This is a predicted structure of a 76-nucleotide RNA (transfer RNA) from Candidatus Nitrosocosmicus sp. Its Rfam family is "tRNA". The family's RNA type in Rfam is transfer RNA. Taxonomically the source falls in Candidatus Nitrosocosmicus (Archaea, Thermoproteati, Nitrososphaeria, Nitrososphaerales).
RNA sequence: GGGAGUGGCUCAGCCUGGUCAGAGCGUUCGACUCAUAAUCGAAAGGUCGCGGGCUCAAAUCCCGCCUCCGGCACCA
Numbered sequence: 001g002g003g004a005g006u007g008g009c010u011c012a013g014c015c016u017g018g019u020c021a022g023a024g025c026g027u028u029c030g031a032c033u034c035a036u037a038a039u040c041g042a043a044a045g046g047u048c049g050c051g052g053g054c055u056c057a058a059a060u061c062c063c064g065c066c067u068c069c070g071g072c073a074c075c076a
Stems, first nucleotide, its partner, number of pairs: 002069004008025004018056001027043005049065005
């Protein structure tokens, strides 16, 4: 130098700032069932890695830093 960091997990959104931050799975509650699973409904759950900057407005743009992944080179 390349890629990534967003609910517990997996990710979308970032390029091109302007619905209010979303989806699936999971969790909890309810419905259904003799019961369980499946299915259906609802709810909780996020400082968008950290700090700073630009802006009326930043997950999104700019700067610095941290962590992870892969590649190359060197050493052993």